Predicted 3D model of a 113-nucleotide RNA (FMN riboswitch aptamer (RFN element)). Its mean pLDDT, the model's own confidence on a scale to 100, is 86. It was read from a public genome assembly, where an Rfam model found it. Of the family's consensus pairs, 96% are formed in the model.
RNA sequence: GUAAAACUUCAGGGCAGGGUGCAAUUCCCGAUCGGCGGUACAGUCCGCGCGCUUCAGCUGAACCGGUGAGAUUCCGGUACCGACAGUAACAGUCUGGAUGAAAGAAGAGCUUU
Numbered sequence: 001g002u003a004a005a006a007c008u009u010c011a012g013g014g015c016a017g018g019g020u021g022c023a024a025u026u027c028c029c030g031a032u033c034g035g036c037g038g039u040a041c042a043g044u045c046c047g048c049g050c051g052c053u054u055c056a057g058c059u060g061a062a063c064c065g066g067u068g069a070g071a072u073u074c075c076g077g078u079a080c081c082g083a084c085a086g087u088a089a090c091a092g093u094c095u096g097g098a099u100g101a102a103a104g105a106a107g108a109g110c111u112u113u
Base pairs, nucleotide, nucleotide: 001110002109007107008106009105010104017029018028019027031093032092033082034081035048036047037046038045043080044079051058052057062078063077064076065075066074084096085095086094
């Protein structure tokens, strides 16, 4: 430095405390979490993974002010979003598929000196 093939490892966090109730980490108050690549540092921009699928596709959520050459990414403020199945009662946070899969990251390898 690294096109192709093959290989190895790694690759997701989170309900304290309280209320009601026969029963809830599922409801209510409150608490709390944020995968990967890109870009001025991003859960809410662009794209990907995950999930669903009739295999065509489908798939959540942010504004205002400030600084700056540049930020929907930083700072301040106030909001919002979150698969499927299960459950003594409705789940981003519990249990399960999952010691799984995977975006991708690193290494080794290879090449050159």